This is a predicted structure of a 472-nucleotide part of an RNA (small-subunit ribosomal RNA, 5' domain) from an uncultured organism. It matches the Rfam family "Bacterial small subunit ribosomal RNA". The prediction has a mean pLDDT of 85.

Context: one part of a larger RNA
């Protein structure tokens, strides 16, 4: 001295940024994920155009957002590789033919407080199932077996099957980056083999068998700490410390554990089971998971609005209109931080008052005030008024009557904190009397204290100043 958060006293204004570091504690209440009628039946209203509603079915809900609990690990970064997989999107080729049974709502019974469920009937399809066909595809004893489709609407949107592709994962792989030896051994699916099984793929990933190996002072095992980067602070630098915002990657959604669906999860706002906690019961039984945005309580030295808006960027579905989006994009609240402006400018007395020292003469406060002329950033009011809007015309702004320009009016609206013995710029007075205090460190205070408390002056910084806490 430089960075961080936080506490005292103060406190005009803007523009950009951050804003639960603590209890990965608990959570009242909202909203934070839907769409599609150009899939397909049914019901209700209907100007007969159309328009609702719950199913059924398709895509999405694996994105996006949030937090860092676990994790010393191929978790990160970075280097090289492949035994894979990939829905929507690009490209190519070839199909897209025939039929079937059901089943949700609907009716009709019932059973419950309730969340919900149970029977009978009955109906659709881009649900779901049989055949056909098969260059490709898969298996193969090379003979051959097996394996698809879906319509809907009249621009087009679709569906099968295959090959490529872009982008997206999966997996293996050198190096690399914490602490401990008061942790010296550790290991039995362990370390390899064969052979099944499993995966989308390699692998003890899993199991039988076989064989006894692997790891290790170049620190194995065990303990303790930790999310990794890119970077960020500080330093001439080497390094040191750090991972807040932002970005990329991982892990996680009350704990624990499973799987289903799917392209994709073993899946924060899906499902089971267990466990603790809430809360609802008619006691028989259910409900729920803010580390999403707001907020609430607790904890803490310490962190905000139960706004607005889908206009614009993006993102889900739809041919589209549009829907929906607490991402996003604005707005509020906090001097928490950095950067700008401001709090007025000229003149103006050997120099008022007042107060303060005085050797009592005079000295300082001090051009400081008044006062005169000036000027209006800021500030009030009045007018006018954007850009952000791109997609061919049109249309479409939350912020927003903002930002900005013009005009009026007044010097008006707006200055404090800390320090003044040396380190260290900046001193006298009075009051205390080792008391009351003060202190970073050396140190002051016991009657003339520049060191404690007021005043007076001065000093450094300043919409800030000063304590403390870390880090260089």
């Nucleotide at each position: 001295g430089g960075a961080u958060g936080a506490c005292g006293c103060u406190g005009g204004c803007g523009g950009c940024g951050c804003g639960u570091c603590u209890a990965a504690c608990a959570c009242a209440u909202g909203c934070a994920a839907g769409u599609c009628g150009a899939g397909c039946g049914c019901c209700c209203c209907u100007u007969c155009g159309g328009g609702g509603g719950a199913g059924c079915g398709g895509c999405a809900g694996a994105c996006g957002g949030c937090u860092g609990a676990g994790u010393a690990a191929c978790a990160c970064g970075u280097u090289g590789g492949u035994a894979c997989c990939u829905g929507c999107c690009c490209u190519g080729u070839a199909c897209u033919c025939g039929g079937g049974g059901a089943u949700a709502g609907c009716c009709c019974g019932g059973a419950g407080a309730a969340a919900u469920c149970c029977g009978g009937a009955u109906u659709a399809a881009u649900a779901c199932c049989c055949g056909a066909u098969a260059g490709u595809c898969u298996c193969u004893a090379c003979g051959g077996a097996g394996u698809a489709a879906a319509g809907a609407a009249u621009u087009u949107c679709g569906g099968u099957a295959c090959a490529g592709g872009a982008g997206g994962g999966g997996c293996c792989u050198g190096c690399g980056g914490c602490c401990u030896a008061u942790c010296a051994g550790c290991u039995u699916g362990u370390u390899g083999g064969u052979g099944g099984g499993g995966u989308a793929a390699u692998g003890g990933c899993u199991c039988a068998c076989c064989a006894a190996g692997g790891c290790u002072a170049u620190g194995a095992c065990g303990g303790g700490u930790a999310a990794c980067u890119g970077g960020a602070u500080u330093g001439a630098g080497a390094g040191a410390u750090u991972g807040a915002c932002c970005a990329g990657u991982c892990a996680g959604a009350a704990u624990g554990g499973g799987a289903c669906u799917g392209a994709g999860a073993c899946a924060c706002g899906g499902c089971c089971c267990a466990u603790a906690c809430u809360c609802c019961u008619a006691c028989g039984g259910g409900a729920g998971g803010c580390a999403g945005c707001a907020g609430u309580g607790a904890a803490g030295a310490a962190u905000c609005u139960u706004c607005c808006a889908c206009a614009a960027u993006g993102g889900g579905g739809g041919c589209a209109a549009c829907c929906c989006u607490g991402a996003u994009g604005g707005a509020g609240c906090g001097a928490c931080g950095c950067c700008g402006c401001g709090u007025g400018a000229g003149g103006g007395a050997a120099g008022a008052c007042g107060u303060c020292c005085u050797a009592a003469c005079g000295g300082a406060u001090g051009u400081a005030a008044a006062c005169c002329u000036c000027u209006u950033u800021u500030g009030u009011c009045u007018g006018g008024g954007a850009a952000c809007a791109a997609a061919u015309u049109u249309u479409u702004g939350a912020g927003c009557g903002u930002a900005c320009c013009a005009g009026a009016c007044g010097a008006a609206u707006a200055a404090g904190g800390a320090c003044c013995g040396g380190c260290u710029a900046a001193u006298c007075a009075c009051g205390u009397g080792c008391c009351a205090g003060c202190a970073g460190c050396c140190g002051c205070g016991g009657u003339a204290a520049u060191a404690c408390g007021u005043g007076a002056g001065g000093u450094c910084c300043a919409a800030g100043c000063g304590u403390u806490a870390u880090c260089c």